[in-house]
RNA sequence: GUCGGCGUAGCUCAGUUGGUUAGAGCACAACACUCAUAAAGUUGGGGUCGGAGGUUCAAAUCCUCCCGUCGACA
Numbered sequence: 001g002u003c004g005g006c007g008u009a010g011c012u013c014a015g016u017u018g019g020u021u022a023g024a025g026c027a028c029a030a031c032a033c034u035c036a037u038a039a040a041g042u043u044g045g046g047g048u049c050g051g052a053g054g055u056u057c058a059a060a061u062c063c064u065c066c067c068g069u070c071g072a073c074a
Stems, first nucleotide, its partner, number of pairs: 001073007010026004019057001028044004050066005
């Protein structure tokens, strides 16, 4: 340099034939339980889906460029 994968909550990820609230587990906080702690239980906070632009009535999802990361080839 060329090509391809990945980027979504603090962490690991799901969601990709565009559409009905952006979700799960762990973690965190509160409550309840307990003599106390932990575990199990209930509830809750936390995201502008890597950035910008475009297509569309509607974009995490499609298109373009850029950034980061991993890999293949040279």